Fluoride riboswitch aptamer (crcB RNA motif) from a Pseudomonadota bacterium, 60 nucleotides, folded computationally.

[in-house]
RNA sequence: UGCCGCCAUGGGGAUGGGGUUCCCCAAAACCGCCGUUCGGCUGAUGACUCCUGCAAUCGA
Numbered sequence: 001u002g003c004c005g006c007c008a009u010g011g012g013g014a015u016g017g018g019g020u021u022c023c024c025c026a027a028a029a030c031c032g033c034c035g036u037u038c039g040g041c042u043g044a045u046g047a048c049u050c051c052u053g054c055a056a057u058c059g060a
Base pairs, nucleotide, nucleotide: 009026010025011024012023013022016051017050018049019048020047021046032041033040034039
């Protein structure tokens, strides 16, 4: 210095934050879909739940 493994720590899982849990990564994990193009579509979750924001309907 390089490689492999383990531990700790940290990071990530298409738009914000908290809790629980699962998975992935060690410079990688990750960076939605349709459409030849113009352009168009769904969702604040990886999953559950709460808050915030947005959208639709009804009532006061």
Model confidence (mean pLDDT): 78 of 100. Taxonomically the source falls in Pseudomonadota (Bacteria, Pseudomonadati).